FMN riboswitch aptamer (RFN element) from Eubacteriaceae bacterium UBA1433, 113 nucleotides, folded computationally.
[in-house]
RNA sequence: AUGAUUCUUCGGGGCAGGGCGCAAGUCCCUACCGGCGGUGAUAGUCCGCGAGCCAUGCUGAAUCGGUGAAAUUCCGAUACCGACGGUAAUAGUCCGGAUGAGAGAAGUAAUCU
Numbered sequence: 001a002u003g004a005u006u007c008u009u010c011g012g013g014g015c016a017g018g019g020c021g022c023a024a025g026u027c028c029c030u031a032c033c034g035g036c037g038g039u040g041a042u043a044g045u046c047c048g049c050g051a052g053c054c055a056u057g058c059u060g061a062a063u064c065g066g067u068g069a070a071a072u073u074c075c076g077a078u079a080c081c082g083a084c085g086g087u088a089a090u091a092g093u094c095c096g097g098a099u100g101a102g103a104g105a106a107g108u109a110a111u112c113u
Stems, first nucleotide, its partner, number of pairs: 001113001003112002005109001007107004017029003031093002033082002035049004044080002052058002062078005084096003
């Protein structure tokens, strides 16, 4: 220094304002949010993983233009997506399973190569 191993810690954000209504953080206008690893350069929508589910499996969404050696990742523009159960009324954002689980991240110890 590299790889494997032990243990510890960490490990998801978001309805402001307005409308209708008996009632909505759930509808409408509008606002806001974006796990982990990878990738010639920074990714919710490229590849993979986690999460979720009816679990050998299944599982959402992006284009155009610009710069550049290189970007579906940056800049500009316009779009799109988001489990299950609950609820005085339909939920990505409220409550619950969850003081859970977890991709993984950082550190630690001793040994081997």
The sequence was found by an Rfam model in a public genome assembly.